[in-house]
């Protein structure tokens, strides 16, 4: 330089235009003489930023950031 992918909770990932969600983690409680297990619950999201399009955007355009991979 040029061509693809990705960015959503502390982490790793769902949501293919209709209430943002699961696993882990933490927290609390139950069980135990205790602790691990496991079992109930419970917090936590400017959905990378900035416009656009639509009744409605994590989704769709479009700019710009970050980040890997290709190819020159």
């Nucleotide at each position: 330089g040029g061509g693809c992918c990705c960015c959503u909770a502390g982490c790793u990932c769902a949501a293919u235009g209709g209430c943002a969600g699961a696993g882990c983690c933490c927290c609390g409680a139950g069980c135990u003489u205790a602790u691990a297990c496991c079992u109930c619950g419970g917090u936590c999201g400017u959905u990378c930023c900035a416009g656009g399009u639509u009744c409605g955007a994590c989704u769709c355009c479009u700019g710009g950031g970050g980040g890997g991979c290709c190819c020159a």